[in-house]
Order: sequence, then structure tokens, then C1' cells
RNA sequence: UUGAAUUAAGGGCAAACCCAUCUAAAGAUGGGGACGCAAAGCCGAGGGUCUAAGGCGCACAUUGUGCUAUGAUAGUCUGGCUGCAAAA
Repeated sequence: UUGAAUUAAGGGCAAACCCAUCUAAAGAUGGGGACGCAAAGCCGAGGGUCUAAGGCGCACAUUGUGCUAUGAUAGUCUGGCUGCAAAA
């Protein structure tokens, strides 16, 4: 000098997947790992969804099957509480 890209700063959390552990399962916890998230921080309060140990029923020479949370999910929605930055 030219071209392209980006457009606060400081950061935070962490999907799938892998390993280990717990659990009947859903799922959770720890480590790795980043799909994403301005609340993807906390709360199971109201819905939704997932699972079905136990319970109740049905079937039966079968080892099944249906229903059901008291279980789980806050990265399913609503709601409640709290937090960082900027501007007005």
C1' cells in the first nucleotide's frame, strides 16, 4: 500500500461422543470434549416428556403384556428468586 474477515471488555456454562462410577430404568456424578446458550445460574410450583423397580390387571406352559410415579428431565414450556456488562 492492497485485499479479505471481524466489530464492546472481562469472562461463565457445556450438547453429542468417549472413559470410570451409581442406578431396575430413565437418568445422574467425575474426567476428557464443544453442539450451542445473555441466564444453558438456582428452585420440581403448574403443564409436557422419559422410565416402570414396586403395585394393580390381563394372558399363560409362559417367563410375556397393559396401566400407574413415589423416580427422572431446569439444555421442554410457563412461573419464582438471583447474577455480569452497557446505554437511557

Notes
Predicted 3D model of an 88-nucleotide RNA (c-di-GMP-I riboswitch aptamer) from [Clostridium] saccharolyticum WM1. The sequence is in RNAcentral, with records from Rfam and Ribocentre. Lineage of the source: Bacteria > Bacillati > Clostridia > Lachnospirales > Lacrimispora saccharolytica. Of the family's consensus pairs, 95% are formed in the model. Model confidence (mean pLDDT): 86 of 100.